[in-house]
RNA sequence: GGAGCCGGCCGGAUGGUCGCUGUCCCUGCGGGGAUGGAGGAAAGUCCGGGCUCCACAGGACGAGGUGCCAGGUAACGCCUGGGGGGCGCGAGCCCACGGAAAGUGCCACAGAAAAUAUACCGCCUAAGUCCUUCGGGACCGGUAAGGGUGAAAUGGUGCGGUAAGAGCGCACCGCGCCGGCGGCAACGUCGGUGGCAGGGCAAACCCCACCUGGAGCAAGACCAAAUAGGGGAACAUGCGACCUCGGUCGCGACGUGUGGUCCGCACGGUUCCCGGGUAGGUUGCUUGAGGUGUGCGGCGACGCACAUCCCAGAUGAAUGACCGUCCACGACAGAACCCGGCUUACAGGCCGGCUCCCACC
Numbered sequence: 001g002g003a004g005c006c007g008g009c010c011g012g013a014u015g016g017u018c019g020c021u022g023u024c025c026c027u028g029c030g031g032g033g034a035u036g037g038a039g040g041a042a043a044g045u046c047c048g049g050g051c052u053c054c055a056c057a058g059g060a061c062g063a064g065g066u067g068c069c070a071g072g073u074a075a076c077g078c079c080u081g082g083g084g085g086g087c088g089c090g091a092g093c094c095c096a097c098g099g100a101a102a103g104u105g106c107c108a109c110a111g112a113a114a115a116u117a118u119a120c121c122g123c124c125u126a127a128g129u130c131c132u133u134c135g136g137g138a139c140c141g142g143u144a145a146g147g148g149u150g151a152a153a154u155g156g157u158g159c160g161g162u163a164a165g166a167g168c169g170c171a172c173c174g175c176g177c178c179g180g181c182g183g184c185a186a187c188g189u190c191g192g193u194g195g196c197a198g199g200g201c202a203a204a205c206c207c208c209a210c211c212u213g214g215a216g217c218a219a220g221a222c223c224a225a226a227u228a229g230g231g232g233a234a235c236a237u238g239c240g241a242c243c244u245c246g247g248u249c250g251c252g253a254c255g256u257g258u259g260g261u262c263c264g265c266a267c268g269g270u271u272c273c274c275g276g277g278u279a280g281g282u283u284g285c286u287u288g289a290g291g292u293g294u295g296c297g298g299c300g301a302c303g304c305a306c307a308u309c310c311c312a313g314a315u316g317a318a319u320g321a322c323c324g325u326c327c328a329c330g331a332c333a334g335a336a337c338c339c340g341g342c343u344u345a346c347a348g349g350c351c352g353g354c355u356c357c358c359a360c361c
Base pairs, nucleotide, nucleotide: 001357002356003355004354005353006352007351008350009349010348012326013325014324015323016322017321018320020037021036022035023034024033025032026031039332043343044342046341047340048339049338050337051216052215053214054213063212064211065210066209067208068082069081070080071079072078083097084095085094086093087092098207099206103205104204105201106200107199120147121146122143123142124141128139129138130137131136155173156172157171158170159169160168174196175194176193177192178191179190180189181188182187220283221282222281223280230274231273232272233271234270235269238251239250240249241248242247243246254268255267256266257265258264290309291308292307293306294305295304296303297302327330
C1' cells in the first nucleotide's frame, strides 16, 4: 500500500421566531413563567416474562413447542463458554446437532437392482456333462474386481489368494462392542476385541426426554347523565263485570297528540327514592428485572456492593413549521401497558482489535 474478518458507536450541527403537548409555580382567570417531549430499530408481532381478569386438589389423554453439553437469566426458541461436523490459506463464518436393529411410509428420472435384494456389458471355465479337426467349443455354472445408471449401489486402500473373484485371509483407515485414562458433561484419547451387521430421509408419521391452563390494557378497577326497562314508598283511583282477592277488562272522567273548533281516532296513573348498566369521565400510565460511574468476583454471558440521575405519557391522539449560518447535504422510519430477545429496513460516517498478500528498511 492492497484485500478482508470481528466488535462497538453516531444518525446533520447551531441560532432565532411562531406553534402543539405533560408536569410544576404565579395569577387580576384573560394569561404568564420554568422545565421535559420518539428510535436503534419506536417496525414485524415471531418467541419469553411482568401485570390484570377468569379457571384450577392431583393425575391422565390430547394438542403445541423445544432437541449436543455446561452455565447465565425473571424467563426464553435468547446469550456466553465448550464439544462435534462443514467451509475458508487465515482472521473467522455456518449447522433443529436425540433415535433409522420399535413400527409405518417415501426415495422422481436413469438403472439389472433403491432394500425380505439383484446381474445389463463384462470377467472366469477349476469341478460336472457333451462335441472335437485336439487348437478348442457348447451346456451346466461361478463372480461382483472392472465398465455403465444415479443425489445415493451393500465399508475404503494395498498385499496375499483364486479358474476368475470375494473380509476369503492379512496390514492400515473407518465402524460396532468392552475396558483404562482425561474432562462436571458433551466428548477426546489409548488398548483390546468383532470381519463388519439392515443405504438415505424423522423441518415424513412416529418413539424418547423436557416445557406449556386460557384471554389480553378494547386486560381490569372506580365515578356516573338523558331515555327505556327493574324494585320500593307516598298520593290519586267514578261505575260495572270477572276470578286465583290482587289484578284484569269495559264504560266514564281527566291529561297529551292530531285538528281552527266539536265529534271522532291514538296514547297515558302522578311524584320521589334505590340499584344495575350505556354515553361520558377518572384510573391502570410509567420509578423500572431502569440509566450512568467506580470497585470487586467470573475466560465470558452475567452477578454483587457503593455513589449518582429521573429520562415522552398523548386519547381525535403532542413531539411541528419558517428563516439565517455551516458541513461530508442528511438514510430507514415514528411511542400507545411495560420489559428481555430475535428478525427485518437503513444515505453516510467514526473508533477499536485481528488476518492474508505485496514492497521497503